[in-house]
Molecule: Bacterial RNase P class A
Organism: Candidatus Aerophobota bacterium
């Protein structure tokens, strides 16, 4: 230099001015009027696809549904982490995971058979026939075998040898596989011996272990409604009082302090756990989080000095997308972003 791989980060900063949502002080002509200050999206706020919390509901029990190697981690999980078999990649390094020796069914077309049976072409024996006639060659019966060829997604262990009329685990070796038995490992498996030789596939088909799982989801639920929040001003036992007031798009509560977040120390290969310090980090409800300058910094470009980093002009600062109960994932979008580390092929030295 090209092309892969894994895996991280970034989503510009500071200040004025102007708007706008919560909060909070302070004036005050008491009109919720002024003025200050503080705060105010994301890494995915998304899709709403798993797991939770929390809130009402609901008689039990099947029925059914998701889920699956094996250990760990978690509040939990279909998620993470290390690890196992297997497949794919020339390679970093991706991707896949209960049972088809408990029964049932199913396996289209095609093909003799698709699982209980059996042979279409060829093979091989025998006997009969046909040619005048032995052989040998057609045809036909009978009987062997299932190695070849065909048929199909898939044919009843593969290769290779010996055996055989011709075959065939029929015998042998080795190679996959099953059973016993040892050894290593928590385990998923893996190694070694030994043995008879061994009949498909589908569980995203019912079915069979094992684990979870009752339903709905802030529009959930709740409280007040001639008075809701918040204010003012008394009362006392400081409160879940009492008056006065105060509104039309009814108003409060839930509602954001949490399985939180930096950062430090310690275990642990890792996910992640302890434990210490420290911070408070949107609460809107038709729904704010915006506009505009200026300067830094980023990147493109182009010119200069000079020699590899400065200076100056010019342009840009873009994507995805925007909370609406609240957490952990998981997916999915994202700029000629960055940035490590790795691979394979090529060039040079």
């Nucleotide at each position: 230099a090209u092309g892969a791989g894994a895996g991280a980060a970034u989503g510009g900063g500071u200040g004025g001015c102007c708007g706008c949502g919560g909060g909070g002080a302070g004036c005050g002509g008491c009109a919720g009027g002024c003025u200050c200050c503080c705060u105010g999206a994301g890494g995915a706020a998304a899709g709403u696809c798993c797991g939770g919390g929390c809130a009402c509901c609901c008689g039990g029990u099947a029925g059914u549904g998701a889920c699956a190697c094996u250990g760990g981690g978690u509040a939990a999980c279909g998620c993470c982490c290390a690890g196992a078999g297997g497949g794919g990649g020339u390679g970093a390094c991706c991707c896949c995971u209960g049972g088809a020796g408990a029964g049932u069914g199913c396996c289209a077309c095609a093909g003799a058979a698709a699982c209980c049976a059996u042979a279409c072409c060829a093979c091989c024996c025998g006997g009969c026939a046909g040619c005048a006639g032995a052989a040998a060659c057609u045809g036909c019966c009978g009987g062997g075998a299932a190695a070849g060829g065909g048929u199909g997604a898939a044919a009843u262990g593969g290769u290779g040898g010996g055996g055989u009329a011709a075959g065939a685990g029929c015998c042998c070796a080795c190679c996959a596989g099953c059973a016993g038995g040892g050894a290593a490992g928590u385990g998923a498996u893996u190694c070694c011996c030994u043995g008879g030789c061994u009949g498909g596939g589908u569980a995203a088909a019912c079915c069979c272990u094992g684990u979870c799982g009752g339903g709905u989801g802030c529009a959930a639920g709740g409280c007040c409604a001639a008075g809701u929040a918040g204010g003012a001003g008394g009362c006392u036992u400081a409160g879940a009082c009492c008056u006065c007031g105060g509104g039309u798009g009814g108003g409060c509560c839930g509602c954001u302090u949490g399985a939180g977040g930096u950062c430090c120390a310690g275990g642990g290969u890792a996910a992640c756990c302890u434990g210490g310090a420290u911070c408070c980090c949107a609460g809107a409800u038709a729904a704010a989080u915006g506009g505009c300058c200026a300067c830094c910094g980023c990147c493109a470009g182009g010119a200069g000095a000079a020699a590899c980093u400065c200076u100056c002009c010019u342009g840009g600062u873009a994507a995805c997308a925007g909370a609406a109960c609240c957490c952990g994932g998981c997916u999915u979008a994202c700029a000629c972003u960055u940035c490590u580390c790795u691979c394979a092929u090529c060039c040079u030295c």